[in-house]
RNA sequence: AGAGUUUGAUCCCAGCUCAGGAUGAACGCUAGCGGUGCGCUUAACACAUGCAAGUCGUGCGAUCGAACUAGACGGAUUUCCCUUCGGGGACUGAAGACUGGUCACGGAGCGGCGAACUGGUGAGUAACACGUAGCUAACCUACCUUCUUGACAGGAAUAACCAUUCGAAAGGAUGGCUAAUGCCUGACGUUGUGCGGAGUUGAUGACUUCGUUCCAAAGGCGGUCUUACCGCCACAAGGAGAGGGGGCUGCGUCCUAUUAGCUUGUUGGUAGGGUAAUGGCCUACCAAGGCGAUAAUGGGUAGCUGGUCUGAGAGGAUGAUCAGCCACAUUGGGACUGAGAUACGGCCCAGACUCCUACGGGAGGCAGCAGUGGGGAAUAUUGGACAAUGGACGAAAGUCCGAUCCAGCGACACCGCGUGGGGGAUGAAGGCUUUCGGGUUGUAAACCCCUUUUCUGGAGGAAGAAUAAGGUUGGGAGGAAAUGCCCAUCCGAUGACGGUACUCCAGGAAUAAGCAUCGGCAAACUUCGUGCCAGCAGCCGCGGUAAGACGAGGGAUGCAAGCGUUAUCCGGAAUUACUGGGCGUAAAGGAUGUCUAGGCGGUUGGAUAAGUCACUUGUGAAAUCCCAGGGCUCAACCCUGGAAGGUCUUGUGAUACUGUCCGGCUUGGGUGUAGGAGAGGAGAGCGGAACUCACAGAGUAGCGGUGGAAUGCGUAGAUACUGUGAGGUACCCCGAUGGCGAAGGCAGCUCUCUGGCCUAUUACCGACGCUGAAGCAUGAAAGCGUGGGGAGCAAAGGGGAUUAGAUACCCCCGUAGCCCACGCCCCAAACGAUGUUCACUUGGUGCGUUAAGUGAACCGCCUGAGGAGUACGGCCGCAAGGCUAAAACUCAAGAGAAUUGACGGGUCCCCGCACAAGCGGUGGAGCACGUGGUUUAAUUCGACGAUAAGCGAAGAACCUCACCUGGGCUUGACAUACUAGUGGUAAGAACCGGAAACGGUGAUGACCCUACCUUCGGGUAGGGAGCUAAUACAGGUGAUGCAUGGCUGUCGUCAGCUCGUGUCGUGGGAUGUAGGGUUAAGUCCCGAAACGAGCGCAACCCUUGUCACUAGUUGCCAGCGGAUAAUGCCGGGGACUCUAGUGAGACUGCUGGUGAAUAGCCGGAGGAAGGCGGGGAUGACGUCAAGUCAUCAUGUCCCUUAUGCCCAGGGCGACACACAUGCUACAAUGGGAAGUACAAAGGGUUGCAAUACGGCAACGUGGAGCCAAUCUCAAAAAACUUCCCCCAGUUCGGAUUGUGGUCUGCAACUCGACCACAUGAAGCCGGAAUCGCUAGUAAUCGUAGGUCAGCCAUACUACGGUGAAUAUGUACUCGGGGAUUGUACACACCGCCCGUCACACCAACCGAGUGGGGGGUACCUGAAGUCGCUCUUUUGAGGGCGCCUAAGGUAACCUUCGCAAGAGGGGUGAAGUCGUAACAAGGUA
Repeated sequence: AGAGUUUGAUCCCAGCUCAGGAUGAACGCUAGCGGUGCGCUUAACACAUGCAAGUCGUGCGAUCGAACUAGACGGAUUUCCCUUCGGGGACUGAAGACUGGUCACGGAGCGGCGAACUGGUGAGUAACACGUAGCUAACCUACCUUCUUGACAGGAAUAACCAUUCGAAAGGAUGGCUAAUGCCUGACGUUGUGCGGAGUUGAUGACUUCGUUCCAAAGGCGGUCUUACCGCCACAAGGAGAGGGGGCUGCGUCCUAUUAGCUUGUUGGUAGGGUAAUGGCCUACCAAGGCGAUAAUGGGUAGCUGGUCUGAGAGGAUGAUCAGCCACAUUGGGACUGAGAUACGGCCCAGACUCCUACGGGAGGCAGCAGUGGGGAAUAUUGGACAAUGGACGAAAGUCCGAUCCAGCGACACCGCGUGGGGGAUGAAGGCUUUCGGGUUGUAAACCCCUUUUCUGGAGGAAGAAUAAGGUUGGGAGGAAAUGCCCAUCCGAUGACGGUACUCCAGGAAUAAGCAUCGGCAAACUUCGUGCCAGCAGCCGCGGUAAGACGAGGGAUGCAAGCGUUAUCCGGAAUUACUGGGCGUAAAGGAUGUCUAGGCGGUUGGAUAAGUCACUUGUGAAAUCCCAGGGCUCAACCCUGGAAGGUCUUGUGAUACUGUCCGGCUUGGGUGUAGGAGAGGAGAGCGGAACUCACAGAGUAGCGGUGGAAUGCGUAGAUACUGUGAGGUACCCCGAUGGCGAAGGCAGCUCUCUGGCCUAUUACCGACGCUGAAGCAUGAAAGCGUGGGGAGCAAAGGGGAUUAGAUACCCCCGUAGCCCACGCCCCAAACGAUGUUCACUUGGUGCGUUAAGUGAACCGCCUGAGGAGUACGGCCGCAAGGCUAAAACUCAAGAGAAUUGACGGGUCCCCGCACAAGCGGUGGAGCACGUGGUUUAAUUCGACGAUAAGCGAAGAACCUCACCUGGGCUUGACAUACUAGUGGUAAGAACCGGAAACGGUGAUGACCCUACCUUCGGGUAGGGAGCUAAUACAGGUGAUGCAUGGCUGUCGUCAGCUCGUGUCGUGGGAUGUAGGGUUAAGUCCCGAAACGAGCGCAACCCUUGUCACUAGUUGCCAGCGGAUAAUGCCGGGGACUCUAGUGAGACUGCUGGUGAAUAGCCGGAGGAAGGCGGGGAUGACGUCAAGUCAUCAUGUCCCUUAUGCCCAGGGCGACACACAUGCUACAAUGGGAAGUACAAAGGGUUGCAAUACGGCAACGUGGAGCCAAUCUCAAAAAACUUCCCCCAGUUCGGAUUGUGGUCUGCAACUCGACCACAUGAAGCCGGAAUCGCUAGUAAUCGUAGGUCAGCCAUACUACGGUGAAUAUGUACUCGGGGAUUGUACACACCGCCCGUCACACCAACCGAGUGGGGGGUACCUGAAGUCGCUCUUUUGAGGGCGCCUAAGGUAACCUUCGCAAGAGGGGUGAAGUCGUAACAAGGUA
């Protein structure tokens, strides 16, 4: 940074699509590790369970048990003494309980502080909610800091607790006791507050000052060692600060006008109330205002911002995490407490829902953290800890904290690491592919050497933690001193994470690669399978038997622990264009004018400083982005510093430009004066021509109309003609690329009224100007209303034609209407498809130019095609309808201009047996032959307009042969290779079965090469050949001519088809090759931005026509000679004919005319031949997917005891019929009989065959001659002469049939030809239509040949004989060439394409109705609660009333979203119906 996609190709307008980046993502496949982040976008849906706000005993009373301690009890136990042995005394003093004290814990209570923070969510909100900048002299502020001052004297209660009691519970009730830093009263009265006065200030509430109202906990702890003092904490009043909050304002902040008017506390004032405070914030009264096109009001949507994503930027999109602000806490309303709430984990009420209940009544609120259900494509653990940070309380220790810090889950994102490194070619095996040689996977693997991040095991092991509290030591201020306070020093406990990060040791390549793509865009290619199927696809598009696009394999490319897909945003998209687009024809200039708002504005001087510019003040939170540096091994991430960011703000300055104000100027504009042209407009009057009608005259049979007719009019007198009259409409000539008008538009003449324009003079005004949303006016034709008018024309309608139909085109009638007056309508291809105005001007004739160029101003309009200028809504209209104006859905197009073709029932030029002029045919008959169809076991296959059909086939009885039936063979009828076997092997007379093929038996019995032996006769061994068996393979007239080569047809022997260089064009392309002549010809010439060249044309080649030369047998015979009944028969000859070689000849060369000239054309001469002499061969680039796989060759596919091979028989020859091509005829220009002439060109040894004989004949017998200028086929026939026939189904015609023959051939039944005799059909010249031919041609007559045993040949290919007619010409038909034109065609008119109907599906509109949501209005009921009034000794309480009001109800509406019978249109859909409207003059432009 661009790319793909419309076309045969091109340029352009224009849309669609892709490549990039991003995400709180999801889904599919896959998955080794770590770090850092992030994690309900949906149901502000409902929630089980646990936790998330407590703390203070140094505020208070009381209480429980434990420990310690004190006291008085108690008396176990020990020891001693005495004893009357019963006991007594002394000592010791345990357990235990009681009372007091100390200290700690637990659960309640009074009291204080906190609970308004933190945390969550984004429903509402379009707003001072947010952002930014300001104001608050209109305000509040607990805790904190600092300063000043103070803290006096009393009192009454109450909870806890006790007792009684109600209730299921929740929770109370009554009576009694008690404390405080709880509550109340009084005093002092600094300060402050409120009120009033004065001063001060720009100023009201700031500040200064003077008079009147409201305070305390005298508490707790500590020190000295007391009744005083000191300290700390707490407290009260006030000042200041910090931080926090309330209020107000400027500017900014989405879509919609198919929302244009909104508003009654509404706007303002006065007076009150209320608040911390201003204010209609509230109330009463007064006034009638306020907002709005610079968008009010309404509707929809939405938390706002820092930022985030993208982008070069300007912008666009977005508002997760983090941070600021706001709002909310089940829905709605309300207040209380408090410094602060109208309070997420408080209260009251109402609604919905859930739970408990003993049915009486109660309880609850996860949008806190986890978690559950539900919804959804989708989002985590009912974890640990207060160690750190931070918060609440506390003097502190400390307690509490789902804030927070951590861990868990998740590839959700970003970042980092790894899955090994080096060597290793026989390029292993395997896979894939192959042209079978190989290539590729691929140094990849194996194998060798090395390393250990990671992993496993073990060992060690952090930082995060210190000004903790407290203490030691020293110092300092203050103090009488001490506690305390401040500074320094040392000691000093505490880790959830976690034995984690990290380090070391050992082990061993060990534990670790996928996903998508590979037709183009867009990096990466092949094979197989499939066969418009299955499927793919972002766009274009792939798939119908050779798919690089489907699926699979191999390979490759890209990214990589991820990769793809989907969704969304920006980009590309200059595709909403400020930067940065357009409007003649592509979408787009309003139908025209006038004018308001608005926008813009000539020249000069001054003032100002709003815009503008410069500097400056403040601010634009932090984080983010950017820059620099630093910390985690790096990075992500984090930290520190800087920079940047506004249409903001303060002040000062500048004054060119714009604005504002003041003063001038005249060129823009206007006014005046004098002239000028005009279908400009309105009204009135007048005129002639034509037309129709009426009357009169005259007159007779038609008129009229058309392509041709008919309807119609006319003997009741039309049409045509004459005269008179009436009526309505339009204005001939002039008339024009003339005029006027803003446009629409305006045309006989005259008059009246009237608008605009132009010219001249330059007198006056002095920017008064330009544009112009809305508004207003005008606005062809058609149409509407009312009233007139109505000659002609003429929608609708009627009739006649045309036609398959003809609701049309053509004809005859004909009503609205066209005309007038008045009133509507308001649309046109209302067009120059070009808005208005001003200024300037290069280039130079094009699609376009006094612009569509260069600039300025203003308005209008456009943003893919269809749906649709449609629906709904609104406005206008009597209606018709107009204006405004969408969406769903469908498609990858749609449009413009130009190019090359093709085509046209477009034009022009030219040619051709193309027509015309002629001659003869076909189409009718019979037969032959080919095809279709039908039939068949098979009727083998191919060819199907021209360009298939007497074609492949120059010859189907068998063979051919490919078809059918039946019978056989299986390495095969044929080729090559190899292995093994066989050596009485190959071959094979003869025989058996059989239709044959074939299957069997089988006398006899070889050949070649080498070596050895030999009695030279031959023998032996090996090999070859052969045979047998097996394997590779053979074979296929099986498929595909739409996989191909080659060959061929056709346009067409038409004159065309191209290239190089140059030039023109953005390009496709053009030019050359368009012009003027000419030609058979793109043949030649002239001229020209073309100059040349190639393939074609022509010529060169063959043949024929004349002559010459050469040659002279088999041909010829003039002259010479000979012979015969006769004949070149013989000797001879080369003159002639002829033969076959070589040459000559014809070139518009000569000449007259014509042509501007040339090219050429016309005529003439000469010549055998004259303008290409006749004929042939020769076929440009290409077209038809033309024909042929069955001539041949060939890719792929298919068959392989058969789709191959062999054989017998049959079939290709069928026969109701249809078509093509021919033959013979229909007769007298003929038929028959007899006689008599004249060719050319061919063939012949498996052959042609003479003379002769036989037979009516086909033919047979026989075989002279000939390998051919020698012999032969061979007779030419029409013609000519004579005779017969006499117009008839015949003496025409010969089909058909019968009988008998001949010939070929293994064989003539299916299915040959010929001969003889007999038979004697149709047919008397052929409908529509159609074919050939222009001179030695048509027509006619015969001859020969190939194929071939024979022949179905009337075919085909050649040959000669006889031998015409006609051509005015190019209007028409067909075909072709050239030029031009139109085109919506390009598969190219056999094209394209429209609409109804029928069927299926889709979305939207209307819709009887029906169901929800939202909204205001009116009325009714009206909770809690504040406020107000009022009553009561329940008075720290209770009752009543009132205002407001949540919610509910009723009613009529407005708005919006669903559902819907039915109805009308729209869209879409390979092969439906009917027509043919459009594209060519599209057949009626």
Predicted 3D model of a 1485-nucleotide RNA (small-subunit ribosomal RNA) from a metagenome.
RNAcentral holds the sequence, with entries from SILVA.
Rfam family: Bacterial small subunit ribosomal RNA. Rfam links the family to the GO terms structural constituent of ribosome and ribosome.